[in-house]
């Protein structure tokens, strides 16, 4: 170079066009249990990589960028 996959709360993950104001677990805060911690309740905390398109309606489809992976090609 060329082809292919991926990106979503701190992490790890759900989503396959309208149920997403985007759930779930660990993390963290807070309150409660409790003598005391740890467990355990109960609540709160934070995310869709940019850009543009398609479409009544995008995380969800298409194209482009960026960033990680992977497979091949040439290295005279």
């Nucleotide at each position: 170079g060329g082809c292919c996959c991926c990106a979503u709360c701190g992490u790890c993950u759900a989503g396959u066009g309208g149920c997403c104001u985007a759930g779930g677990a660990c993390g963290c805060c807070g309150c409660c249990c409790u003598c005391u911690c740890a467990c355990g309740g109960c609540g709160g905390u934070a995310a869709c990589a940019c850009c543009g398109g398609u479409u009544c309606g995008a995380c969800u489809c298409c194209g482009g960028u960026u960033g990680g992976g992977g497979c091949u090609a040439c290295c005279a």